[in-house]
RNA sequence: CAAGCAGGCCGGGUGACCGCUGCGGUUGAGUAAAUCGUAGAGGAAAGUCCGAACUCCGCCAGGCAGGGUGCUGGGUAACGCCCAGGAGGGGUGAUCCUACGGAAAGUGCAACAGAAACAUACCGCCUUUCGCAAGAGGGGUAAGGGUGAAAUGGUGAGGCAAGAGCUCACCGGCGGCCGGGUGACCGGCCGGCCGUGCAAACCCCACCCGGAGCAAGACCUAAUAGGGGGAUAUGGCUGCCUGGGCCUCCCCGGGUUGGUCGCAGUACCGCGGUGGUAACACCGCGGAUAGAUGGAUGGUCACCGCUCCGUUAACGCGGAGGCACAGAACUCGGCUUACAGGCCUGCUUGGUCU
RNA sequence: GGCCCGGUGGUGUAGUGGCCUAACACACCGCCCUGUCAAGGCGGAGAUCGGGGGUUCGAAUCCCCUCCGGGUCGCCA
Numbered sequence: 001c002a003a004g005c006a007g008g009c010c011g012g013g014u015g016a017c018c019g020c021u022g023c024g025g026u027u028g029a030g031u032a033a034a035u036c037g038u039a040g041a042g043g044a045a046a047g048u049c050c051g052a053a054c055u056c057c058g059c060c061a062g063g064c065a066g067g068g069u070g071c072u073g074g075g076u077a078a079c080g081c082c083c084a085g086g087a088g089g090g091g092u093g094a095u096c097c098u099a100c101g102g103a104a105a106g107u108g109c110a111a112c113a114g115a116a117a118c119a120u121a122c123c124g125c126c127u128u129u130c131g132c133a134a135g136a137g138g139g140g141u142a143a144g145g146g147u148g149a150a151a152u153g154g155u156g157a158g159g160c161a162a163g164a165g166c167u168c169a170c171c172g173g174c175g176g177c178c179g180g181g182u183g184a185c186c187g188g189c190c191g192g193c194c195g196u197g198c199a200a201a202c203c204c205c206a207c208c209c210g211g212a213g214c215a216a217g218a219c220c221u222a223a224u225a226g227g228g229g230g231a232u233a234u235g236g237c238u239g240c241c242u243g244g245g246c247c248u249c250c251c252c253g254g255g256u257u258g259g260u261c262g263c264a265g266u267a268c269c270g271c272g273g274u275g276g277u278a279a280c281a282c283c284g285c286g287g288a289u290a291g292a293u294g295g296a297u298g299g300u301c302a303c304c305g306c307u308c309c310g311u312u313a314a315c316g317c318g319g320a321g322g323c324a325c326a327g328a329a330c331u332c333g334g335c336u337u338a339c340a341g342g343c344c345u346g347c348u349u350g351g352u353c354u
Numbered sequence: 355g356g357c358c359c360g361g362u363g364g365u366g367u368a369g370u371g372g373c374c375u376a377a378c379a380c381a382c383c384g385c386c387c388u389g390u391c392a393a394g395g396c397g398g399a400g401a402u403c404g405g406g407g408g409u410u411c412g413a414a415u416c417c418c419c420u421c422c423g424g425g426u427c428g429c430c431a
Stems, first nucleotide, its partner, number of pairs: 001350010012304007020040008042325001046336002049334004054213004060243005066209005071085005086100001087098004101204002106202002108198003122145002124141007153171006172194002174191007217261004227252005235247003257431001268287008305323001306321006355430002357425005364380004372411001382398005404420005
C1' cells in the first nucleotide's frame, strides 16, 4: 500500500421566526384564556419473536393433557439471551458457522427404480444332480455388475471350490477397563462386537412453564330499569379430572361512554477501583425532568456539512436533493429485521521499501 | 395499543411429507351445435403454492426470518 477479519461509535450542526404537547411562574375566581420560562423520539422507538416486572382471575393441593428448551460449565431477576470451553465443519490466515441429547427402549416412514430398503440372490461366480449337448433344478456366495439419495464398516494382503472379519495390518464405529478433566470430552490398552437414514415423524430422557394481559386493574363522578331469559347443589366458579374451598353462574337487550391514578428514579447510565480468562458482580464518585389519549415532538428561511450534476489544470464557482432506515403509548432485559454515509481500535494475508 | 386469523391459476376453494409434472367449479381461448346468442358437447391455455433460508433422498405441507392483507358493536375498556 492492497485485500480482508473482529469489535466499538456517530448517523447532520448553528441561529431566527411561526406552531404543537407536558411542567413551572405571573395575570386571572378558575384546572378556562393570555403571557414568560423550561423540557420534548431511536439505535433500532419497528417485528411483537422470547424472558421478566406489575395487575387481575381465590395460581389451594395433586394428577393428566398441552407447550417450550436441548453438547458442557458459568453469568443473570429471568430467558430460547450473554460469556468461556468441547466436538464437528468452512477458510492459507485473522476468524466464522452449527435446532449439537437418544436411532443399541419401542412404533412408524424410506415414493419411483431395484431381486431385496428386512432378512433379500436379478445378472454374475463356485459347486452339485439330471442330460450327449443346449439347458433345467438344488445348494453356497454380498467380492464384481445393475437399481437407488441410501445396499450388509473402508483399503490392502492372506485364505477359500468360489467367497465372506473367515484371518491379519491400518483406518472408522461400538463396548469394556485404566488415566486426565467440575463437565462436555480427550488419551492409552483390550475385545472382530460391526448395514443405513429420518426424532424441524410419533416417542424416550433431562429441565422449565397456571391463565390473561396496562383496553391489566384501582378510585371518583355521571348514567341506567338492578330489564328479559336460563341453570340450579346430581348446579356453577381454570383446558380436563380428583380432593378441598366458595355461592352464585351463563346468555340476550339497554344506558354511560367523562376524569384521576396505574405512568416515568430505576434489575438505570457514565467514570474509577477490586475480584473474575470473560459474561458479570461488589464498592466509591458523578449524572438523570418525552409522557400524548384522535394521540405533541412540526414547518419556513439563512449559513455550514454531505451526496449528485455542470464547469475549472487546480483552488473555486453555479445548480439540484431536505439528505439512510425509520416516529414513543405501562416499563425493563434480550433476539431478529431495516439502515445512505462516515469515524476509531486491534488483528490476518500478500506485495514493496529500509 | 394488545390479541387472533389468513396468503395456492383471473375469482372462489381442495390438497397437511412421495401416486403433485398441484385437483375442482366459475371465468378465458378454439372448434362443434344454431339463422344468431345463450345453454350443451369436445379440446386447450393459465398457479413452480406471498418472498427468503433451513431440516429431509424428497417440502404447497415441517421449522425459522420476513412482506402483505383481514377481524375490532360479528375479539379486548

The prediction has a mean pLDDT of 78. Predicted 3D model of RNase P RNA and transfer RNA as a complex of 431 nucleotides. It holds a member of the Rfam family "Bacterial RNase P class A". Rfam classes the family as a ribozyme. About the family: Ribonuclease P (RNase P) is a ubiquitous endoribonuclease, found in archaea, bacteria and eukarya as well as chloroplasts and mitochondria.